Parts: sequence; C1' cells; structure tokens
RNA sequence: GGCCGAUUCGUCUAACGGUUAGGACAUCAGAUUCUCAAUCUGGCAAUAAGAGUUCGAUUCUCUUAUCGGCUA
Repeated sequence: GGCCGAUUCGUCUAACGGUUAGGACAUCAGAUUCUCAAUCUGGCAAUAAGAGUUCGAUUCUCUUAUCGGCUA
C1' cells in the first nucleotide's frame, strides 16, 4: 500500500428500516437496619464524526478517525 472486520450509557452487552434505544454491573436517592452489609423501590446516563438513500437510519451506502486481523 491492498483487503476484511469492529466502534452504542462509567464498564459489559441487546435492538426485522418504525423501540420512550432495553438489560446487567457500577453510581445517586429513598425504604429497611441501633450501625454496616445484604435486600427492595426509584433516578441519572449512550448510537465515533460527516454526508447520502428513504416517509422514516443504531440498522443500508460513501468518506474520515481510532483499533484489530490477513496479505504483497
């Protein structure tokens, strides 16, 4: 250089082109407890960036960025 793949809450991980973008852990608040732990209830928090197709894009296409693999 060429080709292939990955990128979603703090972390891990789901999501037929039509979801309030879900779950677990963590975190915050409350309940419980003499206190802590455990348990229960609730809250906060995400689609790498830019364009295109489409009535509608996390999903399809292109470019860029980062990471990984294969190859000369």
This is a predicted structure of a 72-nucleotide RNA (transfer RNA) from a Bacteroidales bacterium. Its mean pLDDT, the model's own confidence on a scale to 100, is 82. Rfam family: tRNA. Rfam classes the family as a transfer RNA. The same sequence occurs in records of 2 taxa. Lineage of the source: Bacteria > Pseudomonadati > Bacteroidota > Bacteroidia > Bacteroidales.